A computed fold for a 1498-nucleotide RNA from a Bacteroidia bacterium, annotated as small-subunit ribosomal RNA. Its Rfam family is "Bacterial small subunit ribosomal RNA". Gene Ontology terms of the family: structural constituent of ribosome and ribosome. The sequence is in RNAcentral, with records from SILVA.
RNA sequence: AGAGUUUGAUCCUGGCUCAGGAUGAACGCUAGCGGCAGGCCUAAUACAUGCAAGUCGAGGGAGAAGUUUUGUGCUUGCACAGAACAGAAACCGGCGAACGGGUGCGUAACACGUAUGCAACCUACCUAUAACUGGGGGAUAGCCCGAAGAAAUUCGGAUUAAUACCCUAUAAUAUUUACAUACCGCAUGGUAUGUAUCUUAAAACUCCGGUGGUUAUAGAUGGGCAUGCGGCUUAUUAGUUUGUUGGUGAGGUAACGGCUCACCAAGACUACGAUAAGUAGGGGGUCUGAGAGGAUGAUCCCCCACACUGGUACUGAGACACGGACCAGACUCCUACGGGAGGCAGCAGUAAGGAAUAUUGGACAAUGGACGAAAGUCUGAUCCAGCCAUGCCGCGUGCAGGAUGACGGCCCUAUGGGUUGUAAACUGCUUUUAUAUAGGAAGAAACCUUUCCACGUGUGGAAAGCUGACGGUACUAUACGAAUAAGGACCGGCUAACUCCGUGCCAGCAGCCGCGGUAAUACGGAGGGUCCAAGCGUUGUCCGGAUUUAUUGGGUUUAAAGGGUACGCAGGCGGGACUUUAAGUCAGUGGUGAAAGCCUCCAGCUUAACUGGAGAAUUGCCAUUGAAACUGAAGUUCUUGAGUAUGGAUGAGGUGGUUGGAAUAUAACAUGUAGCGGUGAAAUGCAUAGAUAUGUUAUAGAACACCAAUUGCGAAGGCAGAUCACUAAACCAUUACUGACGCUGAGGUACGAAAGCGUGGGGAGCGAACAGGAUUAGAUACCCUGGUAGUCCACGCCGUAAACGAUGAUUACUCGGUAUUGGCUUCGGUCAGUGCCCAAGCGAAAGUGAUAAGUAAUCCACCUGGGGAGUACGGCCGCAAGGUUGAAACUCAAAGGAAUUGACGGGGGCCCGCACAAGCGGUGGAGCAUGUGGUUUAAUUCGAUGAUACGCGAGGAACCUUACCAGGGCUUAAAUGCAGAGCGAAUAGUUUGGAAACAGGCUAGCCUUCGGGCGAUCUGCAAGGUGCUGCAUGGCUGUCGUCAGCUCGUGCCGUGAGGUGUUGGGUUAAGUCCCGCAACGAGCGCAACCCCUAUCUUUAGUUGCCAGCGAGUAAUGUCGGGGACUCUAAAGAAACUGCCUACGCAAGUAGAGAGGAAGGCGGGGACGACGUCAAGUCAUCACGGCCCUUACGUCCUGGGCCACACACGUGCUACAAUGGUUGGUACAGAGGGCAGCUACCGGGUGACCGGAUGCGAAUCUCUAAAGCCAAUCUCAGUUCGGAUUGGAGUCUGCAACUCGACUCUAUGAAGCUGGAAUCGCUAGUAAUCGCGCAUCAGCCAUGGCGCGGUGAAUACGUUCCCGGGCCUUGUACACACCGCCCGUCAAGCCAUGGAAGCUGGGGGUACCUGAAGUCGGUGACCGAAAGGAGCUGCCUAGGGUAAAACUAGUAACUGGGGCUAAGUCGUAACAAGGUAGCCGUACCGGAAGGUGCGGCUG
Repeated sequence: AGAGUUUGAUCCUGGCUCAGGAUGAACGCUAGCGGCAGGCCUAAUACAUGCAAGUCGAGGGAGAAGUUUUGUGCUUGCACAGAACAGAAACCGGCGAACGGGUGCGUAACACGUAUGCAACCUACCUAUAACUGGGGGAUAGCCCGAAGAAAUUCGGAUUAAUACCCUAUAAUAUUUACAUACCGCAUGGUAUGUAUCUUAAAACUCCGGUGGUUAUAGAUGGGCAUGCGGCUUAUUAGUUUGUUGGUGAGGUAACGGCUCACCAAGACUACGAUAAGUAGGGGGUCUGAGAGGAUGAUCCCCCACACUGGUACUGAGACACGGACCAGACUCCUACGGGAGGCAGCAGUAAGGAAUAUUGGACAAUGGACGAAAGUCUGAUCCAGCCAUGCCGCGUGCAGGAUGACGGCCCUAUGGGUUGUAAACUGCUUUUAUAUAGGAAGAAACCUUUCCACGUGUGGAAAGCUGACGGUACUAUACGAAUAAGGACCGGCUAACUCCGUGCCAGCAGCCGCGGUAAUACGGAGGGUCCAAGCGUUGUCCGGAUUUAUUGGGUUUAAAGGGUACGCAGGCGGGACUUUAAGUCAGUGGUGAAAGCCUCCAGCUUAACUGGAGAAUUGCCAUUGAAACUGAAGUUCUUGAGUAUGGAUGAGGUGGUUGGAAUAUAACAUGUAGCGGUGAAAUGCAUAGAUAUGUUAUAGAACACCAAUUGCGAAGGCAGAUCACUAAACCAUUACUGACGCUGAGGUACGAAAGCGUGGGGAGCGAACAGGAUUAGAUACCCUGGUAGUCCACGCCGUAAACGAUGAUUACUCGGUAUUGGCUUCGGUCAGUGCCCAAGCGAAAGUGAUAAGUAAUCCACCUGGGGAGUACGGCCGCAAGGUUGAAACUCAAAGGAAUUGACGGGGGCCCGCACAAGCGGUGGAGCAUGUGGUUUAAUUCGAUGAUACGCGAGGAACCUUACCAGGGCUUAAAUGCAGAGCGAAUAGUUUGGAAACAGGCUAGCCUUCGGGCGAUCUGCAAGGUGCUGCAUGGCUGUCGUCAGCUCGUGCCGUGAGGUGUUGGGUUAAGUCCCGCAACGAGCGCAACCCCUAUCUUUAGUUGCCAGCGAGUAAUGUCGGGGACUCUAAAGAAACUGCCUACGCAAGUAGAGAGGAAGGCGGGGACGACGUCAAGUCAUCACGGCCCUUACGUCCUGGGCCACACACGUGCUACAAUGGUUGGUACAGAGGGCAGCUACCGGGUGACCGGAUGCGAAUCUCUAAAGCCAAUCUCAGUUCGGAUUGGAGUCUGCAACUCGACUCUAUGAAGCUGGAAUCGCUAGUAAUCGCGCAUCAGCCAUGGCGCGGUGAAUACGUUCCCGGGCCUUGUACACACCGCCCGUCAAGCCAUGGAAGCUGGGGGUACCUGAAGUCGGUGACCGAAAGGAGCUGCCUAGGGUAAAACUAGUAACUGGGGCUAAGUCGUAACAAGGUAGCCGUACCGGAAGGUGCGGCUG
């Protein structure tokens, strides 16, 4: 000091969370020792038992037990009596008990803190000083006797003492009153001195030294009272108060005072927060923090309050008294039922409560306290010990060496390696600690005693002696032996630390983000590792991080946030100069700021914690002295802020009146006839009872075209025909006047669009609601026809809007350009407004930028995550609607702003494509073939499923294939290798069983160089799987798409994501090229390079060719020859907008241009960028993981993949005359061929068969059809069409039943051109015609792949449909529109509001009653007196009654809200979201919502 988390990515805003420290803690796991500290935070709940305040005989009386002694009786040990010593319990009296100890209920207060004051006070014991201590008296406890009672206790009688009580003498520096003088002071007044007057004292004891007592003064100590200042929350608490505020007088008190009373006055407090409510002991300090602050108030110290609850006084120096009294109440206990007793918030302890907090210990040795002359006694204060890891601190659990890196564990790419790990074993060393033994403190010095010294039987000093709970503890030494001693949490990121197995959105984890759906570093286990360590984690709480309440130190255009606007009281702030003052301010000094604590230094425990000493600090308050710049205060003055005056000129500024034309509607009349109106298209509606249209006239209300503008005015809302009256204002010019008169403005007041409300008018048009018609799945809407409130006027309410510039008001300063409105102008300009573009700056960016969102100042308002919610409750306002003020529970980890890249849009622009259009031919209808779905089945194996599956994998399912089904077999297996063993077979033929596989029988049956080879059998090791996962993968493939795109380096721009380049202007088939440009270059794509084809040349001519020459034939390159031609197959040439014209800067385009075989890419092919679709394929193959192993492997027979109500795709054949049939006749290319193609001959109607020859092929062979020439058919279910079926055959094959093809004959179905819809094709193309090949025994091929023959039509064009490219725009989408998302309803859960009522709580008021007690009155009784008993008055705790308010809990029922993978209805919003959205208001509707009116642009 930061980090994680909103996004595809970015910057910002903003919340949530984490890392740190702390704790009187608790819980979980674990635990060796010591030191120092701490230890009921909850029930101020109730308490058994013991102890916690006594002491003094040197104040008094009285003297028990006991000891000694004497005497008597005498059972020699007892009893009695006397004396001496001794001094217990109880009593009178003195002092103490008001300290010490506990707790935090109450208290928001002079309670506390701090600083003052008392001229308004008290103070026992202590100290100092002065003086005194005379004389009398009567009682009363106790004791004794008696009585009542269970007891507690009480009563009566007799008797007695005092330092108890009373009377009296004396007395002043005391008290009262009056006076005088001097001095002083902050008012009253105080002090000193003096005079006169009044009142009041005492106690004794004694060792004779003294100790006590009384009065007075002073000190010290402790208190009392008063005052300034300081420190909680709520305004959803705004008014409170009657002894209240003050005065006079009196009483009371130690003392001032309404403290109390009588009378008089009507005050006092309060927005600088009274009163009320809630909470709370305050401080020093403690924790945290850089600090400022925030939180806290355990232990220790100071103060306060309290002592079962409430009240009261007594005693006393001091109390309204924790271990005292009285009364009332609650509770507990005793009781003989009459009556009594008690108060642990002292120390231990018990119960209860609770997550939770200790021993019914020791000692007065020390320190301190009470009493005492002292010894001493008492002291749960205190000092110690016990329990508890509760905290802090310290120590230890060993150290060194030791590699074949052992065993074991774990992991891996597994003959091996890595890790645990120098770790262990083993060797050497040490001994803190533990254990044992021995020694053994300091804390102790006093008091006191004894001795000595100095002066005066006392005081002071010195020495010695006495005294230890802790404790035989700390500490020291010796012995022993690694011996006695390590755990907890974590390991996805934050955050240090990784692998395997198990699990499979399950179990579970989680502080936040988030993990888990079969390869989990996130769950559980293990191995390993990391961090701390006698502890480690978790939970709770506080501060920090959080500048996330911002004084230090934040913001408000769009993220949360500027009030709708103005005026203005209080308050805050305020121009220039001078003088004075000294409140603020600054400096010095003094006092205080307790100690402890914190900090620094030093010191003591072995160190540390801890403790001691010294210093610093204590930022504060008070007083005093000084300074005078600034602020304040007082005074004087100035003109620039502000205002006034004079003149000018401006405008939809406001209010009231008068008035005008156009339009609309209605009415009347007239003309006139069938429609009008309305819409996307219609209909409702109006109209033959005469509409619409046209004309004339009349009436009514509302709004004001043109001017008109990016204009003007107003504080805002807002303001528009003309004119009149009244009225307000800014502006300019002049610089005459006043002289700071100013700015802002909480509360307050006024104004305040539209809608809405009240009363009364008015009502043309428009028009919520409503009605009807359409649209639609529906249409409570959009559209149409009507139409009420309303809109208009007057008066009165309401008080809100996207009331917006989403930007408060005022002042000053800080570049330029340009337009415009109103003044002035010397025409340069200047003043005041209104706009646009921009510099610097600012800003998260967009943007803003003299009209600031810049730089500064003042004042006000407002914000602090989203939702719940601008809701609930309460208050105020309102007739109502509602407005204003304005929460919480609960819930989420985001919500949000700006910008970026994509994607998308029923956004825009440009462009392309058989995309549409223009054409040609099809599909969809029929029959058949084939594939798919579905169904069926024992099985109908599997895969492919929009485009991008469906004549697809399959380029050949009768068996095989084959993966499927049924049945029958095998288990190292069907194949191969290695090793071992034994064998001579294997194989062939034959035979038995069998469906076959298989099992069995018979016959024949190896080689050798003797090492072996070969072959099968058996055994072992390695198998096998078309089983799963294409969402674990490789490879291959489809598609966008042969679309023109996709990127990089460097530079530049931007905070950044990113942009630029790649955009722009042209051009192209093309990111093709040119030009421009903060870009310059480059890569993958395009194009070209490759192949075929079109022309030519060269070379080469066999199996090809044959022009010329020759030979030969019926005929044929048949033969000799030839290379001319065709052709073959190798190499080249050729085309590049090269030339011309036009246009153009260029690139390029155009021209039936020239030339050329070919002309603008000549035509085809191969070739497929970055990527998309978790696209397809685990069944071509390969491969990770999982699964099966007498089976999910493998062999065999048969069946199935060919089923068939049906649906779809792709095709073939047709429906005929551009045709069918018959006859004749012509012309290809490319391929194939020996288990083959076959000429030719023969047979058969034919498929084909029987012969025969050539050819492994430019040699032989398979080879055209449409066409052409004739004939016939004549429009019909036909001489079209050929399905289906019967019969007979051919061929292949082990075998054509399921299930082959072909031939002949017979049969002759549907079908007469095909609905909605839909497909292909732009030239040698479509259409049409045939031929070949692969697979293959054969073939279900009408399929696929090739080949040639014949050979068209059309394209105006890009509006529309589909797809694509580029640019731009909007976006709430990014899984990217198959997106996102809103509301009702239904279900579950949660918290909450209202509510008839019910139950509590505290406080106040009124009335009644009223204990104890003080005070007052009386007091015939007692007493000599003082005084008292008694009676009585006031006040009061408590009790009772009553009404109301406040507050809490609960509640039938009820309201909305939140949350919850897959419910229902719609689709409101985001794109022009398909009716732009939103704001306010009103009405309506299942719901989102719709509509009206006004406003905003987000």